[in-house]
Context: one part of a larger RNA
């Protein structure tokens, strides 16, 4: 000097991207327990009491005695508030990521009548039969899920047109004993596709611009006009989405680009690629408070190792 431990005056997060690391708390008995809530929980919430009492002794330690269900040797939760995301338990990048990703119960659509659909095949589906099986999306629960079928896709329907190898029949030619074979022509019956129309968005997807207007000003319920298949409804909103931006106002701080609430001017929110809420849950993420501490002010000492120096 480094490593691993232990201890530390005064202060107590001033450290730092960030309380990372460390410290605090901890068992048992009793008291007591808020907001919220799907009434189950939240909850070991929080907060507090108990580590004895009597005698000897100035006091402590020590010794002796007494009582109780309960007097923590060691091991053994720090706590609270708020917001985001995901309902939850569960699963995941074997060997840098455990998560807001996947799954999930619940919801919806589509296909399938059984020699089922699905599948290249075998198999499976299933010794099942639409309360079944398969595919896709969403993801507990609560309130809901708006408008557009012009485009693409799918479904259905109809007349006409387009559209064929193969097959059957007839005829002709060649060959032949030939019913056959080869070539050519004609006739018969035609499929999908293409086209048209209609339907379908919890199918792929999409959901405007300009100008003017109210007796202060401002704003525009309203009016006009252009375009469109239809012009974004409810809700939410500087958001895990906001460029300008450290938006504006309020809260919290002595002081905050973070955080919480509100506003709406949404560069570029929005309804099952679900929208908005939400108790409980989370080694998730942001912010705050109390407690606690060598994280720090500012380092010091001790033990054991290693390294180094001298012999």
């Nucleotide at each position: 000097u480094u490593g691993u431990a232990u201890u530390g005056a005064a202060g107590g997060a001033a450290c730092u991207c960030g309380g990372c690391a460390a410290a605090u708390u901890a068992a048992c008995u009793c008291u007591g327990u808020a907001c919220g809530u799907u009434c189950g929980c939240a909850a070991u919430a929080a907060a507090g009491a108990g580590a004895a009492c009597c005698g000897u002794a100035a006091a402590a330690a020590a010794c002796g005695g007494u009582a109780a269900c309960a007097u923590a040797a060691a091991a053994a939760a720090g706590a609270a508030g708020u917001a985001a995301c995901g309902a939850c338990u569960g699963g995941u990048u074997a060997c840098c990521a455990a998560a807001a990703c996947c799954a999930c119960a619940g919801g919806a659509c589509u296909c399938u009548g059984c020699a089922a659909a699905u599948u290249a095949u075998a198999a499976a589906u299933a010794a099942g039969u639409a309360u079944a099986g398969a595919g896709u999306c969403u993801g507990a629960c609560g309130c809901c899920u708006g408008c557009c079928c012009a485009g693409u896709a799918c479904u259905u329907a109809a007349a006409a047109a387009c559209g064929a190898c193969a097959a059957a029949u007839u005829u002709a030619a060649g060959u032949u004993u030939a019913a056959g074979c080869u070539u050519a022509a004609a006739u018969u019956a035609u499929a999908a596709c293409u086209u048209u129309a209609a339907g379908u968005a919890a199918a792929c997807g999409g959901c405007g611009g300009u100008u003017c207007u109210a007796a202060c000003u401002a704003u525009a319920a309203g009016a006009a006009u252009c375009c469109u298949u239809a012009g974004g409804u409810a809700g939410c909103g500087a958001a895990a989405u906001u460029c300008c931006u450290u938006g504006a106002c309020g809260g919290g701080u002595a002081a905050a680009u973070u955080c919480c609430g509100u506003c709406c001017u949404g560069c570029a929110u929005g309804a099952a690629a679900g929208g908005c809420g939400u108790c409980a849950c989370g080694a998730u993420u942001g912010c705050u408070u109390c407690a606690c501490u060598g994280u720090c002010u500012c380092c010091a000492a001790u033990a054991c190792a290693a390294a180094u120096u001298c012999a």
Large-subunit ribosomal RNA, domain IV from Thamnoclonium dichotomum, 311 nucleotides, folded computationally. Its Rfam family is "Bacterial large subunit ribosomal RNA". The source organism's lineage runs through Eukaryota, Rhodophyta, Florideophyceae, Halymeniaceae and Thamnoclonium. A source record names the gene rnl. Its mean pLDDT, the model's own confidence on a scale to 100, is 81.